Predicted 3D model of an 80-nucleotide RNA (SAH (S-adenosyl-L-homocysteine) riboswitch aptamer) from Allopseudospirillum japonicum. The model forms 100% of the base pairs in the Rfam consensus. Its Rfam family is "SAH (S-adenosyl-L-homocysteine) riboswitch aptamer". Rfam links the family to the GO terms S-adenosylhomocysteine metabolic process and regulation of gene expression. The family has 52 seed sequences and 1,354 matches in Rfam 15.1. A reference for the family is Wang et al. (2008), "Riboswitches that sense S-adenosylhomocysteine and activate genes involved in coenzyme recycling", Mol Cell.
RNA sequence: CUAAAUGAGGGGCGCUGCAACGGAAGAAGACUUCCGCCACGCUCAUUUAGGAUCGACCUCAGCAAGGGCGCCCAUUCACU
Repeated sequence: CUAAAUGAGGGGCGCUGCAACGGAAGAAGACUUCCGCCACGCUCAUUUAGGAUCGACCUCAGCAAGGGCGCCCAUUCACU
């Protein structure tokens, strides 16, 4: 760094539908169209496997950020 698993990022309901995925059709083709599905597909930590790299170690302190639209609950602060 890549992939997967587990956990966390306070919860719930509804709507739309980009990507991905599935199906059908067309097409020389990796492409196009339609239908379905779809708002954690994100980040952090740990583990496993693989790859890259040779990039020190110890101590102290800290505990995140982003996420279409609407509504509700919870939590916190301020005012009345």
Model confidence (mean pLDDT): 80 of 100. RNAcentral holds the sequence, with entries from Rfam.